[in-house]
RNA sequence: AGCCGAAUCUCCGCGUGGCUUGUGCGGAGAGCGGGGGAUCCAGUUUCGGGGGCGAAUCUCGCGAAGCUCGCGAGUAGGGUAAUCUCGGUCCGAGCCCGUCAGCUAACCCCGUAGGCGUCGAGAGAGG
Numbered sequence: 001a002g003c004c005g006a007a008u009c010u011c012c013g014c015g016u017g018g019c020u021u022g023u024g025c026g027g028a029g030a031g032c033g034g035g036g037g038a039u040c041c042a043g044u045u046u047c048g049g050g051g052g053c054g055a056a057u058c059u060c061g062c063g064a065a066g067c068u069c070g071c072g073a074g075u076a077g078g079g080u081a082a083u084c085u086c087g088g089u090c091c092g093a094g095c096c097c098g099u100c101a102g103c104u105a106a107c108c109c110c111g112u113a114g115g116c117g118u119c120g121a122g123a124g125a126g127g
Base pairs, nucleotide, nucleotide: 002116003115004114008030009029010028011027012026013025014024031112032111033110034109035108036107041102049100050097051096052095053094058074059073060072061071062070063069077091078090079089080088083123084122085121086120087119
């Protein structure tokens, strides 16, 4: 007593020699988040694949060449502590589906983790 993030809250059961609290495991609900899925509309694309979560895409150079990988310089985009602007600064990953998915009402399914510790100035609000 705040930050990134959807990732919070409540209840029930079991475990405990007994009770309460806490914690662990299992489950249910609410909230939040994500995916699939008609008509209509959109769409020419796949075969050479394609698609999803996420800010995390793409370009160039080097490592003999290509794929891949590694390194470097950038970049779409994102964070910076109530909000906006400017400056500074940091990130620009990783994972999943499995030949398959445009939008999409009803409907169906899934997640509810993990990691951290507040840069400066100005402005407008609020308390």